Model confidence (mean pLDDT): 76 of 100. Bacterial RNase P class A from a Desulfocapsaceae bacterium, 358 nucleotides, folded computationally. It matches the Rfam family "Bacterial RNase P class A". Rfam classes the family as a ribozyme.
RNA sequence: CGGAGCGGGUGCAUGAUCGCUCCGGCAUUUUUAUGUGUCGGGGAGGAAAGUCCGAACACCGCAGGGCAGAAUGGUUCGUAACACGAACGCCGGGCAACCGGCGGAAAGUGCCACAGAAAACAAACCGCCCGAGUAAUUCGGGUAAGGGUGAAACGGCGAGGUAAGAGCUCACCGCUCUCAUGGUGACAUGAGGGGCACGGUAAACCCCAUUCGGUGCAAGACCAAAUAGAGAGAUGUUUGAGGGCGGCCCGUCCGAUAUCUCCGGGUAGGUUGCAUGAGGUGUCGGGUAACCGGCAUCCCAGUUAAAUGAUCAUGGCCUUUACGGGUACAGAAUUCGGCUUAUAGCCCGCUCUUUUCU
Numbered sequence: 001c002g003g004a005g006c007g008g009g010u011g012c013a014u015g016a017u018c019g020c021u022c023c024g025g026c027a028u029u030u031u032u033a034u035g036u037g038u039c040g041g042g043g044a045g046g047a048a049a050g051u052c053c054g055a056a057c058a059c060c061g062c063a064g065g066g067c068a069g070a071a072u073g074g075u076u077c078g079u080a081a082c083a084c085g086a087a088c089g090c091c092g093g094g095c096a097a098c099c100g101g102c103g104g105a106a107a108g109u110g111c112c113a114c115a116g117a118a119a120a121c122a123a124a125c126c127g128c129c130c131g132a133g134u135a136a137u138u139c140g141g142g143u144a145a146g147g148g149u150g151a152a153a154c155g156g157c158g159a160g161g162u163a164a165g166a167g168c169u170c171a172c173c174g175c176u177c178u179c180a181u182g183g184u185g186a187c188a189u190g191a192g193g194g195g196c197a198c199g200g201u202a203a204a205c206c207c208c209a210u211u212c213g214g215u216g217c218a219a220g221a222c223c224a225a226a227u228a229g230a231g232a233g234a235u236g237u238u239u240g241a242g243g244g245c246g247g248c249c250c251g252u253c254c255g256a257u258a259u260c261u262c263c264g265g266g267u268a269g270g271u272u273g274c275a276u277g278a279g280g281u282g283u284c285g286g287g288u289a290a291c292c293g294g295c296a297u298c299c300c301a302g303u304u305a306a307a308u309g310a311u312c313a314u315g316g317c318c319u320u321u322a323c324g325g326g327u328a329c330a331g332a333a334u335u336c337g338g339c340u341u342a343u344a345g346c347c348c349g350c351u352c353u354u355u356u357c358u
Base pairs, nucleotide, nucleotide: 002353003352004351005350006349007348008347009346010345012315013314014313015312016311017310018309020043021042022041023040024039025038026037027036028035045329049340050339052338053337054336055335056334057216058215059214060213064250065249066248067247069212070211071210072209073208074088075087076086077085078084089102090101091100092099093098103207104206108205109204110201111200112199125147126146127143128142129141130140131139132138155173156172158170159169160168174196175194176193177192178191179190180189181188182187220272221271222270223269229263231262232261233260234259235258242254243253244252245251279298280297281296282295283294284293285292286291316327317326318325319324
């Protein structure tokens, strides 16, 4: 110089004129209405998107127990909580920086097409060895080390042994059990015993551990207005019908002009919820880190079919020889913590590595 890995930031700026909206102050007001004028302050995002998780908050009259169901899944920690984050452990990929994965297959069941002899207490196609036979592409017996098929074929490699072979035997490795040491733990290291359970697959059924009320700001609260019930039917009134509590059972609560079903009618307007928060920023302390705590400081959208815009000029960045052109993804609708997806470019940092030079 080049290539690669990981992380962070920004994502057009400024000025002028006109315009929109919220809050506060002052003044004014005929018609006190959502009025008018003026001054000051504020006015989209890193994802506001997806609606995939978790909560805050509100309501459901007792929200409890059990079953079923669902979700998660290495260990420990963080957090309001989580399927999120941090650190660590093991397995796999990569020369490496790094990246990906993660309960259980000796509890049981299912599946593994085709090919192949055979796909799980499975087996003999070729081959090897022995015997019979004049001989044969014949017959019988042994074998699973070699070859073939396949994604995968009953441990690997070396030596011995054998008729030929085979953990048949032995050493090492693998697997498994026990003990010791270290660690909170997942695990690691070491020593010893055993020829050793017969593969894979659980986002297949299943087993194990942990967790789990429901509905959702169109939640809810208040106000105003309007209307049509001489409506119909069934059941029941303490021997409790029916309804509520995510599904079922138990239990519990309501239920005396009660409950349910059908027919018909009116309203769906306004105010509030509505932004001071598990809040932001700076700094100090603790912790490997995620994060926690102290102190100081700041208030940074609040719409209701939806406001934050338009024009002009200058400049920035990218591209072109120049003229010129382009300037990403994209917009709040109760709020917050995450995850996932989209993104023209520009800037910064750390790490690994090829080659060259010193």

RNAcentral holds the sequence, with entries from ENA. It is recorded under the gene name rnpB.